[in-house]
């Protein structure tokens, strides 16, 4: 060239209508004190433009990936 991918610190959901989820962090129960648990927090759509009443989702363009195919 061509596909695929890109969301929280990590791994991943989510295919128009309020952005979840385990894990890891942090606080408070619990415990002589840890750990376990259990109960709340904090935390993100890769960037520009476009379509739409509304876009994480479509469309276009760039970026970026020790990704994949072809050469």
């Nucleotide at each position: 060239g061509c596909g695929c991918g890109u969301u929280a610190g990590c791994u991943c959901a989510g295919a128009g209508g309020u952005a979840g989820a385990g894990c890891a962090u942090c606080g408070a129960c619990c415990u002589u004190g840890a750990a376990a648990g259990u109960c709340g927090a904090a935390a993100a759509c890769g960037c520009a433009g476009g379509u739409u009443c509304g876009a994480a989702u479509c469309c276009u363009g760039c970026a970026c990936g020790u990704c994949g195919c072809c050469a």